The RNA shown here (SAM riboswitch aptamer (S box leader)) has 117 nucleotides and comes from Runella sp. MFBS21. It matches the Rfam family "SAM riboswitch aptamer (S box leader)". Rfam describes the family as follows. The SAM riboswitch is found upstream of a number of genes which code for proteins involved in methionine or cysteine biosynthesis in Gram-positive bacteria. The sequence was found by an Rfam model in a public genome assembly.
[in-house]
RNA sequence: GAUUUAUAAAGAAGAGGGGAGAGAAUAGGCUCCGCGAACCUCUGGCAACCUGUUUUAUCAUACACAAAAUAAGGUGCUAAUUCCUACCUAGCUAUAAAUGACUAGGGAAUAUGAAUC
Numbered sequence: 001g002a003u004u005u006a007u008a009a010a011g012a013a014g015a016g017g018g019g020a021g022a023g024a025a026u027a028g029g030c031u032c033c034g035c036g037a038a039c040c041u042c043u044g045g046c047a048a049c050c051u052g053u054u055u056u057a058u059c060a061u062a063c064a065c066a067a068a069a070u071a072a073g074g075u076g077c078u079a080a081u082u083c084c085u086a087c088c089u090a091g092c093u094a095u096a097a098a099u100g101a102c103u104a105g106g107g108a109a110u111a112u113g114a115a116u117c
Base pairs, nucleotide, nucleotide: 001117002116003115004114005113006112007111008110013043014042015041016040017039021032022031023030026086027085028084029083044078045077046076049074050073051072052070053069054068055067056066082109087106088105089104090103091102093100094099
């Protein structure tokens, strides 16, 4: 990097360095930012995807499998729903109509985990 699959409305910040941008990409909106952005380091925290451990059910027993707990190890995350919208469908409202606003659902894209290549 590609494919498959699960999840994405919850949760969790301080210090040091850094020095002007940041919120994935394009566009629009909105927001954060010299009361210090991105990024780097350290410490803490959140969560429970994978591993480990424990318990329970199943079972003649064990493995496997399932459920629950834990948080030791591997990732991840730690402003705003993945910040919101973009494509499709339905509803509703305004309009003569095109069409626009709003609401809901789906999709796409993206992110992260796990497996395979």